[in-house]
RNA sequence: UGGUGUUUUGGGCUAACUUGCCGAAAGGCAAAGGCGUAAAGUUAUGAGGCUAAGAACGUGUUUUGGUUAUGGUUGCCAGGUUGCGGAG
Numbered sequence: 001u002g003g004u005g006u007u008u009u010g011g012g013c014u015a016a017c018u019u020g021c022c023g024a025a026a027g028g029c030a031a032a033g034g035c036g037u038a039a040a041g042u043u044a045u046g047a048g049g050c051u052a053a054g055a056a057c058g059u060g061u062u063u064u065g066g067u068u069a070u071g072g073u074u075g076c077c078a079g080g081u082u083g084c085g086g087a088g
Base pairs, nucleotide, nucleotide: 004088012037013036018031019030020029021028022027035075041081042080043079045078046077048073050071054068055067057065058064
C1' cells in the first nucleotide's frame, strides 16, 4: 500500500407518539421523544409504493365516478457520491 473482515473508542442520526406551523393530500419543517441504524450522510438517477390539487373523460342536475404526477417517499430496494472505524 492492497485485499479480507473482526472488534470497538469517541461519537453521530432519530422511528412511532405528542405539540406548533406549511400543504388539497401524501408529506415536510421545528421542539420534545427514542424504535432502531456502519452510512438511517447526501443525491429523486433506475425501479417500487403513497397522494390526486389541476387536467381530460364520463355521469348527473349543480352533484359525482374512476384514470393520471408536474407532487411526495433516500428509515422500500438498487445505483452514484462523501465519511468514520480498522483486531487478525

Predicted 3D model of an 88-nucleotide RNA (c-di-GMP-I riboswitch aptamer) from a Bacillota bacterium.
Taxonomically the source falls in Bacillota (Bacteria, Bacillati).